Background: This is a predicted structure of a 74-nucleotide RNA (transfer RNA) from a Verrucomicrobiia bacterium. NCBI's taxonomy places the organism under Bacteria, Pseudomonadati, Verrucomicrobiota, Verrucomicrobiia. Its Rfam family is "tRNA". By type it is a transfer RNA. Gene Ontology term of the family: triplet codon-amino acid adaptor activity. The coordinates come from a structure-prediction model, not an experiment, and the mean pLDDT is 81.
RNA sequence: GCCCCGAUAGCUCAAUUGGAUAGAGCGGCGCCGUCCUAAGGCGAAGGUUGCAUGUUCGAUUCAUGCUCGGGGCA
Numbered sequence: 001g002c003c004c005c006g007a008u009a010g011c012u013c014a015a016u017u018g019g020a021u022a023g024a025g026c027g028g029c030g031c032c033g034u035c036c037u038a039a040g041g042c043g044a045a046g047g048u049u050g051c052a053u054g055u056u057c058g059a060u061u062c063a064u065g066c067u068c069g070g071g072g073c074a
Base pairs, nucleotide, nucleotide: 001073002072003071004070005069006068007067010026011025012024013023019057029043030042031041032040050066051065052064053063054062
């Protein structure tokens, strides 16, 4: 230098060839529970979907460029 894969909640990951308010587990918080703690149960919160631009009525999803991480070739 060229090619491929990935980037979504604090962490690990989903999201069915573009569709309505993006979900789960863990963690943190509140409540119940207990003499106290723990186990266990319930609840709510938490997201500019890496960045920018474009296409579209509509983008996590498609296109282009860039950033970061991983791999391959030279």